[in-house]
RNA sequence: GGGUCAUCAAGAGCGACUGAGGGGCGGGCCCUUUGAAGUCGCGACAACCAGUGUGCCCCAGAGCGACCCUCUACACACCAGGUGCCAAAGCCCGAUCGAUGAAAA
Repeated sequence: GGGUCAUCAAGAGCGACUGAGGGGCGGGCCCUUUGAAGUCGCGACAACCAGUGUGCCCCAGAGCGACCCUCUACACACCAGGUGCCAAAGCCCGAUCGAUGAAAA
């Protein structure tokens, strides 16, 4: 550094419109007119991508005649633009399809 198993199961909402469903499927068990799902507005949570910085390069690679240089990769930190997300472990069990895998998982 990689694979697998065990264990664990974090975080985050208000308002408006609307009006009966929703939690992918099956079975459970839940949420819901004390307003589901959806739409809009503002916001939060998280940190995958992007951005910035530092480190590393002798137990990463490439460029260069060479390097204390450059780029990529990796690690950490910052940031929060693009996503994601804001009931219950991605609710529990099971199944189907796909990927990975020697197989199981």
Molecule: SAM riboswitch aptamer (S box leader)
Organism: Acidimicrobiaceae bacterium